Small-subunit ribosomal RNA, central domain from an uncultured Veillonellaceae bacterium, 349 nucleotides, folded computationally.
The full RNA is in RNAcentral, with records from ENA, Greengenes and SILVA.
Context: one part of a larger RNA
RNA sequence: UUGGGCGUAAAGGGCGCGUAGGCGGGAACAUAAGUCUGUUUUUAAAGUUCAGGGCUCAACCCUGUGAUGGAAUGGAAACUGUGUUUCUUGAGGGCAGGAGAGGAAAGUGGAAUUCCUAGUGUAGCGGUGAAAUGCGUAGAUAUUAGGAGGAACACCAGUGGCGAAGGCGGCUUUCUGGACUGCAUCUGACGCUGAGGCGCGAAAGCUGGGGGAGCGAACAGGAUUAGAUACCCUGGUAGUCUCAGCCGUAAACGAUGGAUACUAGGUGUGGGGGGUAUCGACCCCUCCCGUGCCGGAGUUAACGCAAUAAGUAUCCCGCCUGGGGAGUACGGUCGCAAGGCUGAAACUC
Numbered sequence: 001u002u003g004g005g006c007g008u009a010a011a012g013g014g015c016g017c018g019u020a021g022g023c024g025g026g027a028a029c030a031u032a033a034g035u036c037u038g039u040u041u042u043u044a045a046a047g048u049u050c051a052g053g054g055c056u057c058a059a060c061c062c063u064g065u066g067a068u069g070g071a072a073u074g075g076a077a078a079c080u081g082u083g084u085u086u087c088u089u090g091a092g093g094g095c096a097g098g099a100g101a102g103g104a105a106a107g108u109g110g111a112a113u114u115c116c117u118a119g120u121g122u123a124g125c126g127g128u129g130a131a132a133u134g135c136g137u138a139g140a141u142a143u144u145a146g147g148a149g150g151a152a153c154a155c156c157a158g159u160g161g162c163g164a165a166g167g168c169g170g171c172u173u174u175c176u177g178g179a180c181u182g183c184a185u186c187u188g189a190c191g192c193u194g195a196g197g198c199g200c201g202a203a204a205g206c207u208g209g210g211g212g213a214g215c216g217a218a219c220a221g222g223a224u225u226a227g228a229u230a231c232c233c234u235g236g237u238a239g240u241c242u243c244a245g246c247c248g249u250a251a252a253c254g255a256u257g258g259a260u261a262c263u264a265g266g267u268g269u270g271g272g273g274g275g276u277a278u279c280g281a282c283c284c285c286u287c288c289c290g291u292g293c294c295g296g297a298g299u300u301a302a303c304g305c306a307a308u309a310a311g312u313a314u315c316c317c318g319c320c321u322g323g324g325g326a327g328u329a330c331g332g333u334c335g336c337a338a339g340g341c342u343g344a345a346a347c348u349c
Base pairs, nucleotide, nucleotide: 004320005319006318007303008302012317014200015199016198017197021193022192023191025087026086027085028084029083030082031081033080034079035076036075037074038073039072040071041070042069048067049066052063053062054061090190091187092186093185094183095182096181097180102176103175104174105173106172107171108170109153114148115147116146117145118144119143120142124135125134161168162167205246206245207244208243209242210241214240215239219235220234221233222232257316258315259314260313261312262311265294266293267292268291269290270289271288272287273286274285275284298305299304322349323348324347331342332341333340334339
């Protein structure tokens, strides 16, 4: 450079914002950089390539005319570019609405577990496949009343909702982000993607301060077993919670990057709008947005996907190139550390 790919075979970055860059809606005029074309000149010979001729054919043979590159100059104006003007369908704003576990902070509620105090009450409780360790006559378990404290929010709850992803669930208030619908009032291409960069990012882990009910790595004991550094049981420290700061990884999964357009249907569900009708819930038709299931064309190695595409196309980014060695070594860089990111080779099959 050309070609093939990325749901499950190797391969979509965890997710967003956005710089450079790449790509970019309709119309008119101008320009002529790209593009196309004529002429001139140059491109040593050989070679390459194309067409023709000659060695009886043919050749890595002979021969002549061109072409490919560069420069100058004349022209064309469809497309791309550039400049100017303009348009509204892309994008954004405005006004009017309703929906939502979207985010942050503060406050607050009941159930339950545990612990403490007091009452009743007496010999067991607990646990297991069966037991034992453990708790209990210093009065446990059970039960009643009062109190303390922490964590999580039963029912509602739903292939329900919201969020870019991670994720988000008692209730109330304050602050705050986004999406959706209707009107078609404004701006007038302001757009899409996005190497670097910046930010967010479950759990575990780390640093310092607080907190500590339940659960519970490590650890201890009891069992089981040939053994049992396990599974089961009794305890139990970090941790789990919170504030501030790190870490930056996951089967971060839809194992499916983002944007736009197009392409038979059927049936649910969430949020809006419109119509018909009713006292009203409902019902029927229809439009937009979201979320499921089934299924045709098409596609796929098959499974399957199928308007939420893995179909048909365009634009941009990321990534793959046999298994092991290896996400290792070395170097660089980030981190307090743990480690993260980048990332080979020898050798071997």